[in-house]
């Protein structure tokens, strides 16, 4: 230098053919339970869906560029 892949909650990751409200586990807060703690149960908070444009009635999803990370080729 080139090719490919990844980027979604604090962490690890789902998200179907583009369709209107974006999810799980862990973690965190509160409550229940217990003599108390842990476990367990319930509720809740937490998201510019990497950035900027484009296409579309409608974009986490499609297209382009860029940024970061990883693998491979040279």
């Nucleotide at each position: 230098g080139g090719u490919c892949g990844c980027a979604u909650a604090g962490c690890u990751c789902a998200g179907u053919u583009g369709g209107u409200u974006a999810g799980a586990g862990c973690g965190c807060g509160c409550g229940c339970c217990u003599c108390a703690c842990a476990u367990g149960c319930g509720c809740g908070a937490g998201g510019u869906c990497g950035u900027a444009g484009g296409u579309u009635c409608a974009a986490c999803u499609c297209c382009u560029a860029c940024u970061g990370c990883g693998a491979c080729c040279a």